[in-house]
A computed fold for a 73-nucleotide RNA from a Candidatus Nealsoniibacteriota bacterium, annotated as transfer RNA. The sequence is in RNAcentral, with records from ENA.
Order: sequence, then structure tokens, then C1' cells
RNA sequence: CGCGGGAUGGAGCAAUUGGCAGCUCACGAGGCUCAUGACCUCGAUGUUGCGGGUUCGAGUCCCGCUCCCGCUA
Repeated sequence: CGCGGGAUGGAGCAAUUGGCAGCUCACGAGGCUCAUGACCUCGAUGUUGCGGGUUCGAGUCCCGCUCCCGCUA
């Protein structure tokens, strides 16, 4: 160089045929407890890697680029 896969809150991952961006853990507040943990309730946190295009509408489709993982030589 060529081929394939991936990039989504702090971490790990979902998101169906293009139609409200969710789950677990972590974090904060409250409850419970003599107290901590566990448990229960609530809350905050996202430019969906970057830049364009298509569309009424894009995490999803198309083009270019960046980075990571694998395969081949």
C1' cells in the first nucleotide's frame, strides 16, 4: 500500500426497515441504618471521531479525512 471491523455521557456497551439517543457500573442528593455497606427513590452528564452530501427527518445511507484493532504480503 490492499482488505475487513470499530469510534455513541466518566467507564463498558445497545439502538430493529432512516422516525423520541437508551442500559449497566460509576458520580451527586434523599430514604433506610446506631453507623458503614447493601437495598430503595430521584437527579446531572452526549457536537453519536472530524468535515461535507442525500432526505421532511441521519447514530444509521453516500463521499473524504483522522485514530484504534485484526488479516494478507
It matches the Rfam family "tRNA". It is annotated as a transfer RNA. Gene Ontology term of the family: triplet codon-amino acid adaptor activity. The prediction has a mean pLDDT of 80.